[in-house]
RNA sequence: AGAGUUUGAUUCUGGCUCAGAACGAACGCUGGCAGCGUGGAUUAGGCAUGCAAGUCGAACGAGAAGCCCCCUUCGGGGGGUGGAGAGUGGCGAAAGGGUGAGUAACGCGUGAGUAAGCUGCCCUCAAGUUGGGGAUAGCCUCGGGAAACCGGGAUUAAUACCGAAUGUGGUGCUUUGUCGCAUGACAGAUGCACUAAAGGUGGGGACCUACGGGCCUGCCGCUUGGGGAGGUGCUCGCGUGCCAUCAGCUUGUUGGCGGGGUAACGGCCCACCAAGGCUUACGGCUAGCUGGUCUGAGAGGAUGAUCAGCCACACUGGGACUGAGACACUGCCCAGACUCCUACGGGAGGCUGCAGUCGAGGAUCAUUCGCAAUGCGCGAAAGCGUGACGAUGCGACGCUGCGUGGAGGAUGAAGGCCCUCGGGUCGUAAACUCCUGUCAUGAGGGAAAAGUCAGCAUGGGGUCAAUACCCCCGUGCUUCGAUGGUACCUCAAGAGGAAGCCACGGCUAACUCUGUGCCAGCAGCCGCGGUAAUACAGAGGUGGCUAGCGUUGUUCGGAUUUACUGGGCGUAAAGCGUGCGUAGGCGGUUCGGUAUGUCGGAUGUGAAAGCCCGGGGCCCAACCUCGGAAGUGCAUCCGAAACUGCCGGACUAGAGUACAGGAUGGGAGAGCGGAAUUCAUGGUGUAGCGGUGAAAUGCGUUGAUAUCAUGAAGAACACCGGUGGCGAAGGCGGCUCUCUGGAAUGUUACUGACGCUGAGGCACGAAAGCGUGGGGAGCAAACAGGAUUAGAUACCCUGGUAGUCCACGCCGUAAACGGUGCGCACUUGGUGUGGGGAGUGUUGACCCUCUCCGUGCCGGAGCUAACGCGUUAAGUGCGCCGCCUGGGGAGUACGGCCGCAAGGCUAAAACUCAAAGAAAUUGACGGGGGCCCGCACAAGCGGAGGAGCAUGUGGCUUAAUUCGAUGCAACGCGAAGAACCUUACCUGGGUUUGACAUGUGGCUGCUUCCCUCUCGAAAGAGAGGGGUCCUUUGAGGGUGCCACACAGGUGCUGCAUGGCUGUCGUCAGUUCGUGCCGUGAGGUGUUUGGUUAAGUCCAGCAACGAACGCAACCCCUAUGUCCAGUUGCCAGCGGGUAAUGCCGGGGACUCUGGACAUACUGCCCGUACAAGCGGAAGGAAGGUGGGGACGACGUCAAGUCAGUAUGGCCCUUACGCCCAGGGCUGCACACGUGCUACAAUGGCCGGUACAAUAGGAAGCAAAGCCGCGAGGUGGAGCAAAUCCCCAAAGCCGGCCUCAGUUCGGAUUGGAGUCUGCAACUCGACUCCAUGAAGUCGGAUUCGCUAGUAACGGCGUAUCAGCUACGACGCCGUGAAUACGUUCCCGGGCCUUGUACACACCGCCCGUCACAUCAUGAAAGCCGUCUGCACCCGAAGUCACUGAGCCAACCCGCAAGGGGGGCAGGUGCCGAAGGUGUGGGUGGUGAUUGG
Repeated sequence: AGAGUUUGAUUCUGGCUCAGAACGAACGCUGGCAGCGUGGAUUAGGCAUGCAAGUCGAACGAGAAGCCCCCUUCGGGGGGUGGAGAGUGGCGAAAGGGUGAGUAACGCGUGAGUAAGCUGCCCUCAAGUUGGGGAUAGCCUCGGGAAACCGGGAUUAAUACCGAAUGUGGUGCUUUGUCGCAUGACAGAUGCACUAAAGGUGGGGACCUACGGGCCUGCCGCUUGGGGAGGUGCUCGCGUGCCAUCAGCUUGUUGGCGGGGUAACGGCCCACCAAGGCUUACGGCUAGCUGGUCUGAGAGGAUGAUCAGCCACACUGGGACUGAGACACUGCCCAGACUCCUACGGGAGGCUGCAGUCGAGGAUCAUUCGCAAUGCGCGAAAGCGUGACGAUGCGACGCUGCGUGGAGGAUGAAGGCCCUCGGGUCGUAAACUCCUGUCAUGAGGGAAAAGUCAGCAUGGGGUCAAUACCCCCGUGCUUCGAUGGUACCUCAAGAGGAAGCCACGGCUAACUCUGUGCCAGCAGCCGCGGUAAUACAGAGGUGGCUAGCGUUGUUCGGAUUUACUGGGCGUAAAGCGUGCGUAGGCGGUUCGGUAUGUCGGAUGUGAAAGCCCGGGGCCCAACCUCGGAAGUGCAUCCGAAACUGCCGGACUAGAGUACAGGAUGGGAGAGCGGAAUUCAUGGUGUAGCGGUGAAAUGCGUUGAUAUCAUGAAGAACACCGGUGGCGAAGGCGGCUCUCUGGAAUGUUACUGACGCUGAGGCACGAAAGCGUGGGGAGCAAACAGGAUUAGAUACCCUGGUAGUCCACGCCGUAAACGGUGCGCACUUGGUGUGGGGAGUGUUGACCCUCUCCGUGCCGGAGCUAACGCGUUAAGUGCGCCGCCUGGGGAGUACGGCCGCAAGGCUAAAACUCAAAGAAAUUGACGGGGGCCCGCACAAGCGGAGGAGCAUGUGGCUUAAUUCGAUGCAACGCGAAGAACCUUACCUGGGUUUGACAUGUGGCUGCUUCCCUCUCGAAAGAGAGGGGUCCUUUGAGGGUGCCACACAGGUGCUGCAUGGCUGUCGUCAGUUCGUGCCGUGAGGUGUUUGGUUAAGUCCAGCAACGAACGCAACCCCUAUGUCCAGUUGCCAGCGGGUAAUGCCGGGGACUCUGGACAUACUGCCCGUACAAGCGGAAGGAAGGUGGGGACGACGUCAAGUCAGUAUGGCCCUUACGCCCAGGGCUGCACACGUGCUACAAUGGCCGGUACAAUAGGAAGCAAAGCCGCGAGGUGGAGCAAAUCCCCAAAGCCGGCCUCAGUUCGGAUUGGAGUCUGCAACUCGACUCCAUGAAGUCGGAUUCGCUAGUAACGGCGUAUCAGCUACGACGCCGUGAAUACGUUCCCGGGCCUUGUACACACCGCCCGUCACAUCAUGAAAGCCGUCUGCACCCGAAGUCACUGAGCCAACCCGCAAGGGGGGCAGGUGCCGAAGGUGUGGGUGGUGAUUGG
């Protein structure tokens, strides 16, 4: 620090996901030790049991057990000592400990204030502590009660309680001074009034004594007052969540006067008066706050466990009492819920203290030890108490440290895994050798933490009359350890007891094998798995971390993806439809002042801990500790004055006002006009009109359409008219008048910042729509009819109602768009156009130049993801407003506001997806465009489709009908030959190292071969006979047998492959290097203008070159020349025959086959820049002469594993091999390809003429003879220019005369021939007989542009024969037509659109059906929270009352009275409860929505 994921690829936008760190965690697998931390996050749910707050006898009375003494009636009593338990009294119990329910608050944080306060214990200072009184608990006794507990009587003490005295002081009144921001505060003075107390315990000389003591003195207390420290109350500034789909809230409310109350200010409370107060209020939801913690570069974000500070709470709600302090966790009273006891009358209780238990939960520990330390309470102290605390235990929950061994050790062992079988790897890893001894184990020693306090002894000091007591400091001795016999140390023994988890397709580090076969499964995202899975599962190996490793959850990060740092809004999400304007924000030049912001310094504060830095202590670390820094903050004071703000003065460049002449479909109202349309009336006039692609509906003989005249009505304003004008936008168009708005220009004068923007708000706002009333010609939703169509609720046609128009009132939305908010400033240009002004010039007007405003186009810099924008910015800046944050759900639901309604505005969530998107690129596609080509159409000729037959295919059938090929590009295809064989299929019979190859081991002296016999369908099995090996004698070769490796497979996968082939297509295309352009995909080149069959060539051009294709080079053919002359030829010469190049001979010709020549737009004319094109000549041939071979980059996962090769998988007495028979030939049917025909351009008969290619030895076969014929016989000749095989149509003549025929030949019967081991299934051919369909073929469709089509025959391969009518070739005869490119098909180039890229056979929308999930609505129903009104009203404070009751003080001899109080009663308030009525929220709900 980034990465993956949208696409064929690209750039961008944008979301999702990952890598990091963290945690009070949980779960899975695994688990050796130690240290330090940490551990009920859920039900603030319920709790058994034990413990968690006591202490003081030096405040007080009484005093048990025990012990001692005395008395005794032996029952006991008295005294002393002792000090338990309890009581009175004091202090404490308000601390410590727990929890986070509530609380959005002065609760917390921070900084101030309190002149508006209080403060026990503690410290300090000053003063005092005199003298009396009456009770009461305990104890005893009586009584009630189950208990808890309660009542009566008698008696008693105090540091308990109550008067009195004194008054340093304090308080109130009076007064002086000083000070303060106000109320006031502080200091002082005089007088008056009011106002305190308690004793306990040590020591002791003189003096006194009722011997108790007084008295003196120490300590501890007590009282009054001042000060301090610490604590606490109250007040204020600022900060401290979310929701505006909560926008208004409030009556003690806001303030005042007076009073009450409090420690204290205050509506805190009350009476009266005024009508105010607040507004992110009020309401809802959530939440303890902070120091800090986690994360982050930081800014931020999240969080508030442990530790520390504050707050709140203590079963729930309410209340007060006591007290310095509480409205009190282990106090009290009341109400409620719950639990327990009960004798049913009543009582008791509160673990959110420490342990522990149940429950709920994914989940969180011991009913441990000790007060030794630290701290707290009490005490004079010893001491006591302390689940605070200190320790130990449990949990890998976290952090940290250590170990599970170290060194050597290669025939690189065995074994595992992989393998190309060579090897590689686990791997120095192990074994083995030599060592070490941490931890664990055993044994022994053994801490620090301790300083005490106190006691004893002693030195010094203080107090004091005192050498006593007491206090302080020091020294010595004694005493005290839960952890713990632990840490630590030493010794012993032995590598011995101690390694796992996750991952390995990319992101992301780490790869192979096997299994599985869209199954099982994986998955954080993209995505893997459908038979070769590095992605599933297992294994080996590897990578990572390590006593842990993974997973899950959560937070921050990455995410600049809420953007303060640090984003955007033309098209990706995003500019309000437009203006006016309130608050707010921002604001020109200059001077002076001020000091809010701002800047500097100082002071206080910012707790400790933590973080950071430095040092120190545990062996290190974690951890602990000391010091520093930091704490960006707040407050106060001092200073600065540039900028900002504020105050004051001035200015004119912003803004505005006045004036002038022009421009204008700007707005409103009124009036007027002509053309057109329709209608009405009348005239003329007759059969149609109208409408369409074509029609029909419709109108018309009751007279339409057409035409003329007149009239009526409503609406809209042709031409001008223009990227021209005006307006803020919507929008505005005949003419005139009236009223009215704004802008531009020009000129001076005036005002003097008056400005810009604009949340709310207000106004305007197309069309449609709504309300009321008019109007209604044309047009025209809905509707009706006619067409079209598969349908046609559409497009087209005929009609036609709302509406369109007017007035008034609503609605408030649009692709209300420049998809671009408003204002100001700045930043190269060119060219139009509208308005104004100036200048030159002119008699004047144009033209021209300059300038301001508006409105267009093109472009520079710059910007932009690109497209594009570009002084009218989307450039560069400033100010203000609005808006956006993945797609869908959804601009929807609910709520609210508006509306008559329609609906509008505001505006979610659940759920779901891994994208949705923008721009551009390359293709492909288009019933887009342009140009061009092809037997593509057209023009022609002949066919197919109908018939019969042949052949292939589908289908059906079958034991099997082997397999493959399937649009073009399968179907007379693989197959250039299925009776057996072939043959792969079926049935049956056999066989197992095999029909075939190689190797190893063993056995066999045994041998290739021939013949015969038996069984058998054969294969094969068995028997017999004959013949017979080589050699170096060890044995080898060969053969057979046995065994093992292996053979074999036309078994599967052509979607694992090679090779070959088809196809687009012989179409003209496909690319590369360098350069250039583009962020990039990519483009350019290859586009453009011509031209060509052609990316052929030329010209131009940011391209220049090149490659594969095209063409040419190759072959055949057409012409000629030369050479050659047999087997071919025969002109001339000679010979010969019945005849024939038959013979001699010839080298002329034909021909043969080798070399060469020829054609190149070369020449001419026209045209053209050129390339080229058109034409002519010559020439055998003319513009690639004709034909062939030759097939670019690629496409179709095209075809072929059955031609061969080949990976993988499968079979192995069988899916191999051999054999016989059958099948591949099966037949209701369908299709393709052909043959033969339907006849007279023909058929038949007779005669007669002319080829070329090619083949021939297990071959071609002549003559002759036989047969009607197939053929037989025969065998000359020929390994072939020599011999053999060699035409038909044609031509000549004759018959047939339009018929199912003298056409046609299928089918069938019979008789034969040939091949072959064998023609039954299942061959071909011949002859005789038979003589079917068929009379030119529907829709549709195929081939062909010249020696072509058509017609005719001939040859060859395969082959014993043949299904050949097929295939491949050969020659003969030999046409017609092409205007042309609109259309069909295919193709090429350019361009355009695209939401396609598996690429139009694409993509994709909606309904419906089924299943599942989440959510909205819904008559209602159920819970919960809460407002308001009323009722009832506990405890209790307060107020009033108080006839009942009462010791202290006063009066009084007493009785009694007074003072003061209590019980009781009443009233206000008041929790819970009740009734009624609203609101919020949650659940559920037939049905229903997307």